[in-house]
Molecule: c-di-GMP-I-GGC riboswitch aptamer
Organism: Actinomycetota bacterium
Order: sequence, then structure tokens, then C1' cells
RNA sequence: UACGCCAAAGGCAAACCUGCAGAGAUGCAGGGACGCAAAGCGACAGGGCCUCGCUGAUAGGGGGCCGGCUGCGCUGCCGGAU
Repeated sequence: UACGCCAAAGGCAAACCUGCAGAGAUGCAGGGACGCAAAGCGACAGGGCCUCGCUGAUAGGGGGCCGGCUGCGCUGCCGGAU
């Protein structure tokens, strides 16, 4: 540096429930574990979702949300096997 099986240590936490914030997507906190080797960070590209105009229109456009959808970029723990 690659790699990550049924190893060890440590970590994160889906659905669902409760509270709070938001018009909403959704976020935060607590409980809870389906999973995760980047499930750490970043909306740059694609994608999904919410919303507001516009339109003959489901096209096109504005604003927002999702990094636990993928690519990409940055950073990083462990090291028994290979």
C1' cells in the first nucleotide's frame, strides 16, 4: 500500500416509540438495533423526495431535504488470516 472471512479492541445505529423544531421532505434529543469497514465529512455529478411559480403539459424553471441510493473528493480506527 492492497485487503477485510466466521479474529480481537473500539465505533456508528434502520424501522418503530416518545419529546422538540419545520408548511413539508426532514432534522435534533432519548429509547431501540435492521444493518454498516468509512453508516466519518462534503450536495460537485446522477438519482429520490418536499415545496413554489410557469405551462396545453406529467415538459422546463426556482427554493429546500436525503451522504444509511450511486459516483466523485477529503479525512480516518484496528491488523489475527491473505